[in-house]
RNA sequence: GAUAAGAGCAAACCCGUCGUAAGGCGGGGGCGCAAAGCGACUUAUCCUGAGGCGCAAGCCGCAGGAUGGAAGCGCUGCCGAA
Numbered sequence: 001g002a003u004a005a006g007a008g009c010a011a012a013c014c015c016g017u018c019g020u021a022a023g024g025c026g027g028g029g030g031c032g033c034a035a036a037g038c039g040a041c042u043u044a045u046c047c048u049g050a051g052g053c054g055c056a057a058g059c060c061g062c063a064g065g066a067u068g069g070a071a072g073c074g075c076u077g078c079c080g081a082a
Base pairs, nucleotide, nucleotide: 001079008033009032013028014027015026016025017024018023031069037075038074039073041072042071043070044067045066046065047064048063049062051060052059053058
């Protein structure tokens, strides 16, 4: 980061499966992606549990879990025009 080339990944949704759940995995399917490759370190959001405050609505930490297609960050990768 290009109306390039050769590739790659795979949103929503559907089916199956694991999980209390968020969500994960497999198959189908393509919304899109120059890192939509890998990594939960910080933040953010979501789930579960207990606690505190509050008449209530709700709010606030804490513990565990999840999300890399949420941001930052770390590591790695294809091509080579301006």